[in-house]
RNA sequence: CCGUGCUAGGCGGGGAGGUAGCGGUGCCCUGUACCUGCAAUCCGCUCUAGCGGGGCCGAAUUCCCCUCCGAGGGACUCCGGCUCUGGUCGCUCCGUCGCUCGGAGCGUCGAUGGUUCGGGUCCCGCGCGGUGUCGGCUUGCGAACCAGGUCAGGUCCGGAAGGAAGCAGCCUUAAGCGAUUACCGGCAGGCGCAGCGGGAGUUCCCGGACCGGAGCUGUGGGCGGCGAUCGGCGCCGGAUGCAGGGAGUAUCGACGAGGGGUGCACGG
Numbered sequence: 001c002c003g004u005g006c007u008a009g010g011c012g013g014g015g016a017g018g019u020a021g022c023g024g025u026g027c028c029c030u031g032u033a034c035c036u037g038c039a040a041u042c043c044g045c046u047c048u049a050g051c052g053g054g055g056c057c058g059a060a061u062u063c064c065c066c067u068c069c070g071a072g073g074g075a076c077u078c079c080g081g082c083u084c085u086g087g088u089c090g091c092u093c094c095g096u097c098g099c100u101c102g103g104a105g106c107g108u109c110g111a112u113g114g115u116u117c118g119g120g121u122c123c124c125g126c127g128c129g130g131u132g133u134c135g136g137c138u139u140g141c142g143a144a145c146c147a148g149g150u151c152a153g154g155u156c157c158g159g160a161a162g163g164a165a166g167c168a169g170c171c172u173u174a175a176g177c178g179a180u181u182a183c184c185g186g187c188a189g190g191c192g193c194a195g196c197g198g199g200a201g202u203u204c205c206c207g208g209a210c211c212g213g214a215g216c217u218g219u220g221g222g223c224g225g226c227g228a229u230c231g232g233c234g235c236c237g238g239a240u241g242c243a244g245g246g247a248g249u250a251u252c253g254a255c256g257a258g259g260g261g262u263g264c265a266c267g268g
Base pairs, nucleotide, nucleotide: 001268002267003266004265005264006263009057010056011055012030013029014028015027020046021045022044023043024042034054035053036052037051038050063261064260065259066258067257068256072252073251075249076248077247078246079245081242082241083239084238085237086236087235089234090233091232092231094227095226096225097224098223099222100221101220102219104217105216106215113211114210115209116208117207118206119205120204121200122199123198124197125196126195127193128192129191131188132187133186134185135184136183138179139178140177141176147172148171149170150169155164156163157162
């Protein structure tokens, strides 16, 4: 060095989680890697750390160690996003006042203002109308007997003439029950009125007359004061909230690359 037969060992690994710790089942990564039973109120073990059964490879592309690379994972720190929330905060929005600039309209055919009168306004009363309600008027029905009239038949009195009471029927009406609101009257009101009278008052509005003689009224921009703090934006914080975006630090680390290491027996 070659051949045969064996043995150690191997037939996936890693991250998070969980555990006193390790490995596994379940999740994720890598990427191809024997079969089978067990397992989350778990399963099996104890630093050589899954166990039981079966099968295969076997000292090297395959086993062991080191270095590099680095998929991926979780940890910490910082920044950012969304949502909610707070503020003696700022701006805006809103109201009001002042200053200023511009433009419009009214005004010497007389502005603001003052005096006075009248009206609107407010209060009271009346009137008219309307509405509602009640009553009247009109009208229908309406009494077995205890309402009226007329009372057939029948009854009673009478010698008779005649008389009396009176049911049914018919007519009428009372109480009562309705209808009609055309008319009349009473009452009421969160009603209406370009009706009438009286009063209040000059706060507000309109108009007339007089005094007097130059301003008055909206509106847009800017600045400032005050109020309000509902909404919007921003700033400064808070969250034990949501999502998991970016950067950094250290860490574990699959796949891959490189280097090194590891037997026994027999025969040639």